[in-house]
This is a predicted structure of a 121-nucleotide RNA (FMN riboswitch aptamer (RFN element)).
The prediction has a mean pLDDT of 79.
Rfam family: FMN riboswitch aptamer (RFN element). Gene Ontology term of the family: FMN binding. From the family's description: The RFN element is a highly conserved domain that is found frequently in the 5'-untranslated regions of prokaryotic mRNAs that encode for flavin mononucleotide (FMN) biosynthesis and transport proteins.
The sequence was found by an Rfam model in a public genome assembly.
RNA sequence: AGUAGUCUUCGGGGACAGGUGAAAAUCCUUACCGGCGGUUAAAGUCCGCGAGCACACAAGUGUGUUGAAUCUGUGAAAUUCAGAUACCGACAGUUAAAGUCUGGAUGAGAGAAGAACUAAG
Numbered sequence: 001a002g003u004a005g006u007c008u009u010c011g012g013g014g015a016c017a018g019g020u021g022a023a024a025a026u027c028c029u030u031a032c033c034g035g036c037g038g039u040u041a042a043a044g045u046c047c048g049c050g051a052g053c054a055c056a057c058a059a060g061u062g063u064g065u066u067g068a069a070u071c072u073g074u075g076a077a078a079u080u081c082a083g084a085u086a087c088c089g090a091c092a093g094u095u096a097a098a099g100u101c102u103g104g105a106u107g108a109g110a111g112a113a114g115a116a117c118u119a120a121g
Stems, first nucleotide, its partner, number of pairs: 003119004007114004015030001017029003031100002033089002035049004044087002052065006069085005091103003
C1' cells in the first nucleotide's frame, strides 16, 4: 500500500406567468427538477442499489413490490456526448385530483471522503 472492522464528516432538486372556479403552487396552458454505484465516453428513462409501499416476526431484519426513450450525427468506443422530438416521478394531508406545497423527516439511506483508531498478515 491493500484487506476487514471502528470512528468522524458529508449525503435530493424543482411552480415564474396565465385560465376556470366559492375553493387548485393539486385541474388546463405554461414553467421547472433529476439521489447513489456501474458502464470502452459524462445516463432521471441501460444494468443494479437506495428511499417509499405491502406482508411476516418480539426486535431488527427478511421476503415481495417499485416509473419512464427513441431517431440522427460524431467517434475506436456513447440507449451516457451533440441535435431533435418524447416520456417518468412513493406514502399521508389539503375548501379541488400534487414529481415541485405541507408532513413523517433536525429521520432513514444507497453511498462518498478522511492525513484518525484497531486487527490479522